[in-house]
RNA sequence: CCUUUAGCUCAGUUGGUUAGAGCGUCCGCUUGAUAAGCGGGAGGUCGAUGGUUCAAGUCCAUUAAGGCC
Numbered sequence: 001c002c003u004u005u006a007g008c009u010c011a012g013u014u015g016g017u018u019a020g021a022g023c024g025u026c027c028g029c030u031u032g033a034u035a036a037g038c039g040g041g042a043g044g045u046c047g048a049u050g051g052u053u054c055a056a057g058u059c060c061a062u063u064a065a066g067g068c069c
Base pairs, nucleotide, nucleotide: 001067002066003065004064007023008022009021010020016054025041026040027039028038029037047063048062049061050060051059
């Protein structure tokens, strides 16, 4: 100095309407059966704590883990 958001890989704009995608997983359709394909569901308090604000994943402070010089 950089990273930390779902089981994994990652988006998330200048703070604002419900926190999302792909993969995975579960159920169903399809098939003689499997794979593929199609439809649907579950799964998160955004590393932790505190602060600012009407409002924080986003801003500030402290802290933890990892990476680079």